Predicted 3D model of a 474-nucleotide part of an RNA (small-subunit ribosomal RNA, 3' major domain) from a Desulfocucumaceae bacterium.
Context: one part of a larger RNA
RNA backbone atom coordinates (compact mmCIF):
# COMPACT_ATOMS: atom_id res chain seq x y z
C1' N A 1 0.00 0.00 0.00
C1' N A 2 -4.66 -3.05 -0.50
C1' N A 3 -9.02 -5.98 0.29
C1' N A 4 -12.83 -6.63 3.53
C1' N A 5 -17.13 -4.54 8.03
C1' N A 6 -25.06 -6.15 9.32
C1' N A 7 -18.29 1.18 10.73
C1' N A 8 -19.01 6.85 9.32
C1' N A 9 -19.08 11.15 6.15
C1' N A 10 -19.99 13.32 0.54
C1' N A 11 -22.02 11.50 -4.38
C1' N A 12 -24.04 9.50 -8.73
C1' N A 13 -26.78 5.53 -11.60
C1' N A 14 -34.99 3.47 -13.72
C1' N A 15 -30.72 1.64 -7.86
C1' N A 16 -35.19 2.43 -4.55
C1' N A 17 -39.54 6.00 -4.72
C1' N A 18 -43.52 8.29 -8.10
C1' N A 19 -45.95 6.30 -12.49
C1' N A 20 -46.96 3.29 -17.31
C1' N A 21 -46.89 -1.06 -19.08
C1' N A 22 -45.19 -6.04 -18.77
C1' N A 23 -43.12 -11.68 -17.23
C1' N A 24 -44.84 -15.39 -13.58
C1' N A 25 -51.44 -18.47 -14.61
C1' N A 26 -53.46 -20.07 -20.59
C1' N A 27 -51.97 -22.22 -25.80
C1' N A 28 -48.65 -21.99 -29.31
C1' N A 29 -43.03 -20.55 -30.84
C1' N A 30 -38.08 -21.06 -29.91
C1' N A 31 -33.69 -22.31 -26.43
C1' N A 32 -32.13 -24.70 -22.22
C1' N A 33 -32.32 -28.69 -18.60
C1' N A 34 -33.41 -33.38 -17.77
C1' N A 35 -35.08 -38.28 -19.65
C1' N A 36 -34.99 -41.08 -24.15
C1' N A 37 -32.30 -42.99 -27.82
C1' N A 38 -28.63 -46.50 -32.49
C1' N A 39 -27.76 -41.34 -32.12
C1' N A 40 -30.53 -37.20 -30.26
C1' N A 41 -23.19 -34.00 -32.66
C1' N A 42 -20.17 -29.86 -30.26
C1' N A 43 -19.61 -25.05 -27.22
C1' N A 44 -22.03 -21.64 -24.02
C1' N A 45 -23.92 -22.23 -17.25
C1' N A 46 -25.09 -15.71 -11.76
C1' N A 47 -25.35 -10.90 -12.87
C1' N A 48 -22.30 -11.48 -17.96
C1' N A 49 -25.30 -19.53 -20.52
C1' N A 50 -30.65 -20.60 -21.99
C1' N A 51 -34.76 -16.32 -30.04
C1' N A 52 -26.34 -17.45 -27.46
C1' N A 53 -22.44 -19.49 -31.70
C1' N A 54 -27.20 -20.94 -35.18
C1' N A 55 -28.08 -13.78 -41.08
C1' N A 56 -32.52 -19.36 -41.35
C1' N A 57 -30.74 -28.74 -39.81
C1' N A 58 -35.81 -31.77 -45.56
C1' N A 59 -30.61 -34.06 -48.94
C1' N A 60 -26.55 -30.99 -48.62
C1' N A 61 -24.73 -28.01 -44.13
C1' N A 62 -23.28 -32.05 -40.43
C1' N A 63 -19.45 -31.98 -37.17
C1' N A 64 -23.52 -37.78 -34.49
C1' N A 65 -25.74 -43.04 -35.41
C1' N A 66 -26.63 -47.74 -38.41
C1' N A 67 -25.12 -49.97 -43.07
C1' N A 68 -22.12 -50.02 -48.09
C1' N A 69 -17.43 -48.91 -50.06
C1' N A 70 -12.14 -47.34 -50.49
C1' N A 71 -6.37 -46.42 -48.06
C1' N A 72 -0.42 -41.75 -51.11
C1' N A 73 -6.15 -41.03 -49.89
C1' N A 74 -11.64 -35.91 -50.93
C1' N A 75 -7.05 -31.65 -50.66
C1' N A 76 -1.30 -29.51 -51.22
C1' N A 77 4.12 -30.51 -52.13
C1' N A 78 8.33 -33.52 -54.56
C1' N A 79 10.77 -36.93 -58.66
C1' N A 80 10.46 -41.20 -61.77
C1' N A 81 7.00 -43.56 -65.56
C1' N A 82 2.98 -43.58 -68.88
C1' N A 83 -0.78 -41.06 -73.01
C1' N A 84 -4.80 -40.24 -71.87
C1' N A 85 -8.70 -38.04 -69.46
C1' N A 86 -13.54 -36.34 -69.85
C1' N A 87 -17.83 -37.73 -72.29
C1' N A 88 -21.99 -42.05 -74.02
C1' N A 89 -23.29 -46.72 -73.70
C1' N A 90 -24.70 -51.88 -70.56
C1' N A 91 -24.23 -54.61 -66.04
C1' N A 92 -24.86 -54.21 -60.67
C1' N A 93 -26.37 -51.54 -56.40
C1' N A 94 -30.04 -48.03 -52.48
C1' N A 95 -25.87 -44.61 -53.69
C1' N A 96 -20.41 -44.03 -53.30
C1' N A 97 -18.59 -47.21 -56.29
C1' N A 98 -17.11 -52.06 -58.98
C1' N A 99 -17.20 -54.79 -64.29
C1' N A 100 -16.96 -54.24 -69.47
C1' N A 101 -17.74 -51.72 -74.30
C1' N A 102 -17.22 -47.58 -77.30
C1' N A 103 -14.14 -43.11 -78.13
C1' N A 104 -8.66 -41.67 -77.69
C1' N A 105 -4.39 -35.68 -75.51
C1' N A 106 -3.29 -30.11 -76.04
C1' N A 107 0.14 -25.68 -76.32
C1' N A 108 5.89 -25.75 -77.38
C1' N A 109 10.73 -20.93 -78.70
C1' N A 110 11.28 -28.52 -79.28
C1' N A 111 14.57 -27.18 -73.73
C1' N A 112 9.70 -28.38 -71.61
C1' N A 113 5.25 -26.75 -69.91
C1' N A 114 -0.59 -27.81 -69.06
C1' N A 115 -4.33 -31.96 -67.95
C1' N A 116 -4.96 -36.72 -66.79
C1' N A 117 -3.40 -41.98 -64.65
C1' N A 118 -2.17 -46.59 -62.29
C1' N A 119 1.88 -48.27 -58.44
C1' N A 120 5.66 -47.11 -54.79
C1' N A 121 7.53 -43.26 -51.04
C1' N A 122 8.25 -38.81 -48.65
C1' N A 123 3.31 -37.70 -46.67
C1' N A 124 -1.22 -36.30 -46.80
C1' N A 125 -5.75 -35.83 -43.16
C1' N A 126 -8.41 -35.03 -38.08
C1' N A 127 -14.98 -30.28 -36.24
C1' N A 128 -9.64 -35.73 -31.59
C1' N A 129 -7.59 -33.79 -26.23
C1' N A 130 -5.67 -30.00 -23.76
C1' N A 131 -8.58 -22.04 -23.73
C1' N A 132 -5.56 -24.06 -16.94
C1' N A 133 0.73 -24.18 -22.43
C1' N A 134 -1.04 -19.77 -26.44
C1' N A 135 -1.80 -15.81 -30.17
C1' N A 136 -5.65 -13.02 -32.40
C1' N A 137 -11.10 -11.80 -30.97
C1' N A 138 -14.69 -11.19 -27.41
C1' N A 139 -17.72 -10.33 -22.60
C1' N A 140 -17.68 -8.08 -18.06
C1' N A 141 -16.88 -4.06 -14.36
C1' N A 142 -18.11 0.51 -16.94
C1' N A 143 -18.78 5.61 -20.87
C1' N A 144 -17.51 4.16 -14.05
C1' N A 145 -13.76 8.56 -13.74
C1' N A 146 -10.24 6.65 -12.70
C1' N A 147 -4.91 4.95 -14.10
C1' N A 148 0.11 6.15 -14.23
C1' N A 149 5.13 8.49 -15.10
C1' N A 150 9.69 11.61 -14.91
C1' N A 151 12.38 15.16 -11.35
C1' N A 152 12.10 17.10 -6.55
C1' N A 153 10.64 16.59 -1.14
C1' N A 154 9.55 13.47 3.10
C1' N A 155 10.01 8.52 5.44
C1' N A 156 15.69 3.36 8.07
C1' N A 157 12.12 0.74 4.45
C1' N A 158 7.51 -0.88 2.38
C1' N A 159 5.82 3.34 0.70
C1' N A 160 3.92 8.86 0.68
C1' N A 161 3.42 13.40 -1.43
C1' N A 162 1.67 14.63 -5.97
C1' N A 163 -3.65 12.55 -7.19
C1' N A 164 -5.56 15.35 0.14
C1' N A 165 -7.84 20.13 1.43
C1' N A 166 -12.42 24.38 0.48
C1' N A 167 -15.97 25.02 -3.98
C1' N A 168 -17.40 23.12 -8.57
C1' N A 169 -18.56 20.03 -12.69
C1' N A 170 -21.37 14.41 -16.41
C1' N A 171 -16.65 14.62 -15.71
C1' N A 172 -8.80 14.12 -11.58
C1' N A 173 -14.45 19.12 -15.64
C1' N A 174 -12.45 23.69 -14.11
C1' N A 175 -11.12 27.38 -10.22
C1' N A 176 -8.97 28.69 -5.58
C1' N A 177 -5.45 27.07 -2.03
C1' N A 178 -0.81 23.50 -0.61
C1' N A 179 6.68 20.65 -1.40
C1' N A 180 5.61 19.76 -4.94
C1' N A 181 6.47 21.50 -10.46
C1' N A 182 5.11 19.29 -14.75
C1' N A 183 3.80 14.95 -18.18
C1' N A 184 1.34 10.38 -20.45
C1' N A 185 -3.53 7.01 -20.87
C1' N A 186 -8.24 7.98 -19.72
C1' N A 187 -12.90 12.45 -19.93
C1' N A 188 -13.89 16.33 -23.54
C1' N A 189 -13.32 18.20 -27.95
C1' N A 190 -12.00 16.56 -33.62
C1' N A 191 -15.45 12.36 -36.95
C1' N A 192 -21.10 10.21 -38.53
C1' N A 193 -26.57 10.60 -38.22
C1' N A 194 -30.23 14.82 -36.99
C1' N A 195 -32.90 19.43 -35.82
C1' N A 196 -31.61 26.01 -38.96
C1' N A 197 -30.71 28.59 -42.57
C1' N A 198 -27.64 30.55 -46.95
C1' N A 199 -24.80 29.75 -51.40
C1' N A 200 -23.97 26.65 -55.52
C1' N A 201 -26.08 22.22 -59.01
C1' N A 202 -31.76 20.90 -61.45
C1' N A 203 -32.59 14.99 -63.63
C1' N A 204 -35.12 10.35 -63.62
C1' N A 205 -37.55 14.89 -58.08
C1' N A 206 -40.47 19.57 -57.46
C1' N A 207 -44.49 22.64 -59.42
C1' N A 208 -45.38 29.24 -57.45
C1' N A 209 -46.87 31.81 -61.79
C1' N A 210 -47.88 31.42 -67.41
C1' N A 211 -49.87 28.66 -71.79
C1' N A 212 -52.02 23.74 -73.72
C1' N A 213 -54.70 19.64 -71.86
C1' N A 214 -57.07 13.52 -73.42
C1' N A 215 -57.05 16.34 -66.32
C1' N A 216 -52.22 11.87 -65.18
C1' N A 217 -46.61 17.46 -63.61
C1' N A 218 -49.28 14.44 -68.75
C1' N A 219 -46.36 18.60 -72.42
C1' N A 220 -44.09 23.15 -73.22
C1' N A 221 -41.45 26.23 -70.08
C1' N A 222 -40.09 27.67 -64.80
C1' N A 223 -35.29 27.29 -60.92
C1' N A 224 -39.59 30.09 -56.76
C1' N A 225 -41.25 25.88 -53.75
C1' N A 226 -40.43 20.48 -51.77
C1' N A 227 -36.36 17.39 -52.33
C1' N A 228 -31.14 15.20 -53.08
C1' N A 229 -26.18 16.69 -53.22
C1' N A 230 -21.74 19.37 -52.00
C1' N A 231 -19.61 23.67 -49.42
C1' N A 232 -18.77 27.17 -46.03
C1' N A 233 -22.54 29.03 -41.60
C1' N A 234 -24.66 28.86 -36.73
C1' N A 235 -24.54 27.38 -29.82
C1' N A 236 -19.45 29.89 -27.60
C1' N A 237 -22.60 30.52 -20.70
C1' N A 238 -21.07 35.08 -25.98
C1' N A 239 -25.20 38.71 -24.09
C1' N A 240 -28.13 40.97 -19.41
C1' N A 241 -29.11 40.20 -13.72
C1' N A 242 -29.13 37.69 -9.50
C1' N A 243 -25.63 34.39 -5.91
C1' N A 244 -20.71 33.16 -5.49
C1' N A 245 -14.13 34.03 -2.91
C1' N A 246 -12.46 40.08 -7.14
C1' N A 247 -12.63 32.82 -8.99
C1' N A 248 -14.72 28.51 -11.35
C1' N A 249 -19.70 28.06 -11.76
C1' N A 250 -25.05 27.88 -10.39
C1' N A 251 -30.15 29.80 -11.36
C1' N A 252 -32.89 33.10 -14.12
C1' N A 253 -33.52 36.24 -18.49
C1' N A 254 -33.27 38.00 -23.96
C1' N A 255 -32.27 36.51 -28.33
C1' N A 256 -32.82 32.32 -31.44
C1' N A 257 -34.69 26.57 -35.73
C1' N A 258 -31.73 25.05 -31.30
C1' N A 259 -29.06 26.45 -24.72
C1' N A 260 -25.80 25.01 -21.49
C1' N A 261 -22.72 18.09 -23.28
C1' N A 262 -29.69 20.42 -28.51
C1' N A 263 -30.65 14.63 -28.97
C1' N A 264 -28.75 9.76 -31.35
C1' N A 265 -24.21 7.12 -33.00
C1' N A 266 -18.66 5.49 -33.44
C1' N A 267 -15.49 5.44 -29.38
C1' N A 268 -14.16 0.84 -23.99
C1' N A 269 -7.64 3.84 -20.00
C1' N A 270 -4.26 0.54 -16.29
C1' N A 271 -6.42 -3.07 -14.77
C1' N A 272 -10.60 -8.08 -13.05
C1' N A 273 -12.82 -12.32 -13.82
C1' N A 274 -6.41 -18.87 -14.37
C1' N A 275 -13.90 -15.47 -17.70
C1' N A 276 -15.38 -17.06 -23.29
C1' N A 277 -13.44 -19.15 -27.92
C1' N A 278 -7.90 -24.87 -29.30
C1' N A 279 -15.38 -25.96 -33.65
C1' N A 280 -14.43 -19.14 -36.92
C1' N A 281 -8.44 -18.98 -37.86
C1' N A 282 -3.36 -19.40 -36.24
C1' N A 283 -0.72 -22.13 -33.10
C1' N A 284 3.09 -25.85 -29.07
C1' N A 285 2.43 -30.20 -26.77
C1' N A 286 0.02 -35.17 -26.20
C1' N A 287 -2.81 -38.53 -29.79
C1' N A 288 -5.18 -41.34 -34.41
C1' N A 289 -2.71 -43.55 -39.56
C1' N A 290 -6.88 -50.22 -43.19
C1' N A 291 -8.86 -45.01 -38.72
C1' N A 292 -10.38 -40.59 -34.52
C1' N A 293 -8.77 -39.47 -41.94
C1' N A 294 -12.21 -39.98 -46.80
C1' N A 295 -16.73 -41.11 -49.07
C1' N A 296 -21.92 -42.74 -49.87
C1' N A 297 -27.51 -43.98 -48.90
C1' N A 298 -30.77 -43.93 -45.09
C1' N A 299 -31.40 -42.10 -40.28
C1' N A 300 -30.23 -38.29 -36.19
C1' N A 301 -29.91 -33.04 -34.47
C1' N A 302 -37.23 -31.84 -34.88
C1' N A 303 -37.55 -37.42 -29.63
C1' N A 304 -41.07 -35.96 -24.70
C1' N A 305 -43.59 -38.53 -17.68
C1' N A 306 -41.24 -33.46 -16.84
C1' N A 307 -38.61 -28.32 -14.87
C1' N A 308 -36.45 -23.13 -16.30
C1' N A 309 -35.56 -19.02 -19.48
C1' N A 310 -36.64 -15.20 -24.27
C1' N A 311 -40.97 -14.35 -27.01
C1' N A 312 -46.04 -14.52 -29.35
C1' N A 313 -50.99 -14.87 -29.56
C1' N A 314 -55.03 -13.92 -25.73
C1' N A 315 -58.81 -13.53 -22.04
C1' N A 316 -62.40 -8.59 -25.46
C1' N A 317 -66.69 -2.80 -26.20
C1' N A 318 -60.66 2.22 -25.22
C1' N A 319 -63.32 -4.08 -28.60
C1' N A 320 -64.74 -7.85 -32.81
C1' N A 321 -66.71 -7.93 -38.01
C1' N A 322 -68.50 -5.53 -42.67
C1' N A 323 -67.89 -1.73 -45.93
C1' N A 324 -65.93 3.46 -47.65
C1' N A 325 -61.80 6.44 -47.65
C1' N A 326 -56.59 8.78 -45.90
C1' N A 327 -51.49 9.83 -44.49
C1' N A 328 -45.07 7.04 -44.17
C1' N A 329 -39.90 6.44 -43.78
C1' N A 330 -35.97 3.30 -44.53
C1' N A 331 -34.74 -0.42 -47.63
C1' N A 332 -34.36 -4.41 -52.00
C1' N A 333 -34.10 -6.05 -58.01
C1' N A 334 -30.94 -9.37 -63.44
C1' N A 335 -30.05 -17.25 -62.22
C1' N A 336 -33.97 -10.82 -60.00
C1' N A 337 -38.40 -7.19 -59.20
C1' N A 338 -42.00 -8.05 -62.02
C1' N A 339 -46.65 -3.64 -63.41
C1' N A 340 -50.69 -4.63 -66.75
C1' N A 341 -54.59 -8.22 -68.98
C1' N A 342 -56.89 -12.93 -68.44
C1' N A 343 -57.86 -17.80 -64.89
C1' N A 344 -58.75 -19.46 -59.89
C1' N A 345 -63.43 -18.13 -53.61
C1' N A 346 -58.14 -17.93 -52.25
C1' N A 347 -52.66 -19.47 -51.88
C1' N A 348 -51.59 -19.09 -56.96
C1' N A 349 -51.57 -20.07 -62.60
C1' N A 350 -51.04 -18.43 -68.09
C1' N A 351 -49.01 -14.88 -71.26
C1' N A 352 -46.28 -10.53 -70.60
C1' N A 353 -44.22 -3.92 -70.60
C1' N A 354 -40.82 -1.77 -67.77
C1' N A 355 -36.48 -1.49 -65.13
C1' N A 356 -29.15 -2.94 -63.51
C1' N A 357 -33.42 1.85 -61.46
C1' N A 358 -34.91 9.44 -57.39
C1' N A 359 -37.09 7.35 -64.32
C1' N A 360 -39.92 0.54 -64.25
C1' N A 361 -41.05 -3.06 -60.05
C1' N A 362 -41.33 -5.10 -54.68
C1' N A 363 -46.16 -1.44 -52.94
C1' N A 364 -52.54 -1.00 -51.07
C1' N A 365 -48.88 0.83 -45.15
C1' N A 366 -51.43 -0.62 -40.53
C1' N A 367 -53.38 1.20 -36.29
C1' N A 368 -56.15 6.42 -37.18
C1' N A 369 -61.26 7.78 -39.20
C1' N A 370 -66.77 7.37 -41.48
C1' N A 371 -71.00 4.49 -41.30
C1' N A 372 -73.50 -0.41 -39.71
C1' N A 373 -73.74 -4.03 -36.46
C1' N A 374 -72.65 -7.55 -32.03
C1' N A 375 -74.78 -5.82 -25.85
C1' N A 376 -71.34 -9.01 -21.79
C1' N A 377 -72.10 -14.20 -23.41
C1' N A 378 -66.80 -19.00 -23.04
C1' N A 379 -69.79 -14.93 -27.53
C1' N A 380 -70.04 -12.70 -33.97
C1' N A 381 -63.98 -12.53 -27.96
C1' N A 382 -60.07 -15.89 -28.59
C1' N A 383 -57.71 -18.99 -32.00
C1' N A 384 -55.15 -24.28 -30.38
C1' N A 385 -55.80 -29.08 -32.17
C1' N A 386 -57.89 -32.35 -35.92
C1' N A 387 -60.10 -33.74 -40.80
C1' N A 388 -60.90 -32.88 -46.09
C1' N A 389 -59.78 -30.68 -50.64
C1' N A 390 -55.73 -27.55 -52.69
C1' N A 391 -50.78 -24.53 -54.41
C1' N A 392 -45.64 -23.00 -54.21
C1' N A 393 -40.08 -23.87 -54.03
C1' N A 394 -37.15 -28.27 -54.81
C1' N A 395 -34.13 -34.65 -57.60
C1' N A 396 -37.26 -34.83 -53.14
C1' N A 397 -41.94 -32.00 -48.37
C1' N A 398 -43.36 -39.65 -44.49
C1' N A 399 -39.86 -39.12 -40.76
C1' N A 400 -39.75 -33.02 -40.95
C1' N A 401 -41.03 -26.94 -45.11
C1' N A 402 -44.48 -22.32 -45.92
C1' N A 403 -49.39 -20.87 -47.69
C1' N A 404 -54.71 -21.41 -49.00
C1' N A 405 -60.13 -22.95 -48.75
C1' N A 406 -64.18 -25.10 -46.32
C1' N A 407 -65.11 -27.88 -41.47
C1' N A 408 -63.62 -28.32 -36.53
C1' N A 409 -63.58 -24.45 -32.40
C1' N A 410 -59.27 -26.28 -26.52
C1' N A 411 -57.12 -23.62 -22.78
C1' N A 412 -58.14 -19.06 -21.49
C1' N A 413 -62.48 -14.42 -18.11
C1' N A 414 -56.15 -10.36 -16.33
C1' N A 415 -52.80 -14.52 -13.67
C1' N A 416 -49.65 -16.96 -6.35
C1' N A 417 -44.80 -16.07 -4.12
C1' N A 418 -41.94 -13.47 -6.82
C1' N A 419 -39.41 -10.96 -10.61
C1' N A 420 -38.24 -7.25 -15.84
C1' N A 421 -38.52 -3.17 -18.26
C1' N A 422 -38.91 2.60 -19.33
C1' N A 423 -37.67 9.80 -17.63
C1' N A 424 -39.87 12.06 -24.24
C1' N A 425 -40.43 11.37 -29.53
C1' N A 426 -39.07 7.61 -24.48
C1' N A 427 -42.66 4.04 -22.62
C1' N A 428 -46.90 1.68 -24.69
C1' N A 429 -48.90 0.33 -29.61
C1' N A 430 -49.39 0.60 -35.17
C1' N A 431 -47.49 -1.45 -39.57
C1' N A 432 -43.06 -1.92 -43.47
C1' N A 433 -38.50 -3.01 -45.14
C1' N A 434 -34.03 -5.76 -44.84
C1' N A 435 -30.11 -9.81 -44.37
C1' N A 436 -30.03 -15.87 -44.01
C1' N A 437 -32.45 -17.88 -48.18
C1' N A 438 -34.16 -22.64 -53.62
C1' N A 439 -38.27 -23.02 -49.93
C1' N A 440 -39.17 -21.88 -44.78
C1' N A 441 -39.17 -16.03 -38.92
C1' N A 442 -43.75 -14.58 -33.87
C1' N A 443 -36.00 -14.44 -34.01
C1' N A 444 -32.59 -10.70 -34.99
C1' N A 445 -31.03 -5.98 -37.67
C1' N A 446 -33.45 -1.31 -39.43
C1' N A 447 -37.44 2.32 -40.44
C1' N A 448 -41.55 5.25 -39.76
C1' N A 449 -46.96 6.60 -38.16
C1' N A 450 -50.00 7.57 -33.20
C1' N A 451 -48.22 8.70 -28.79
C1' N A 452 -48.77 9.35 -22.80
C1' N A 453 -47.78 9.14 -17.08
C1' N A 454 -44.48 10.60 -13.24
C1' N A 455 -39.81 11.74 -10.51
C1' N A 456 -41.54 14.69 -3.12
C1' N A 457 -37.10 12.63 -2.37
C1' N A 458 -32.25 9.73 -1.10
C1' N A 459 -34.31 6.75 4.54
C1' N A 460 -34.45 2.03 2.60
C1' N A 461 -32.92 -2.54 -1.46
C1' N A 462 -29.04 -2.82 -5.61
C1' N A 463 -24.50 -1.22 -7.95
C1' N A 464 -20.48 2.49 -8.33
C1' N A 465 -16.74 6.45 -7.07
C1' N A 466 -13.95 9.95 -3.52
C1' N A 467 -12.07 10.86 1.89
C1' N A 468 -11.84 8.53 6.78
C1' N A 469 -11.83 4.49 10.99
C1' N A 470 -11.06 -0.85 12.62
C1' N A 471 -9.36 -5.29 11.63
C1' N A 472 -6.39 -12.06 14.56
C1' N A 473 -6.97 -10.80 6.53
C1' N A 474 -2.96 -10.52 2.08
RNA sequence: UGACGGGGGCCCGCACAAGCGGUGGAGCAUGUGGUUUAAUUCGACGCAACGCGAAGAACCUUACCAGGGAUUGACAUUGAGUGACCGUCUGUGAAAGCAGAUUUCCCUUCGGGGCACGAAAACAGGUGGUGCAUGGUUGUCGUCAGCUCGUGUCGUGAGAUGUUGGGUUAAGUCCCGCAACGAGCGCAACCCCUACAAGCAGUUGCCAGCACUUAGGGUGGGAACUCUGCUAGAACUGCCGUUGACAAAACGGAGGAAGGUGGGGAUGACGUCAAAUCAUCAUGCCCCUUAUACUCUGGGCUACACACGUGCUACAAUGGUAUGAACAAAGGGCAGCGACUUCGUGAGGAGAAGCGAAUCCCGUAAAACAUAUCGUAGUUCGGAUUGCAGGCUGCAACCCGCCUGCAUGAAGUCGGAAUCGCUAGUAAUCGCAGGUCAGCAUACUGCGGUGAAUACGUUCCCGGGCCUUGUACA
Its mean pLDDT, the model's own confidence on a scale to 100, is 83. Its Rfam family is "Bacterial small subunit ribosomal RNA". The full RNA is in RNAcentral, with records from SILVA.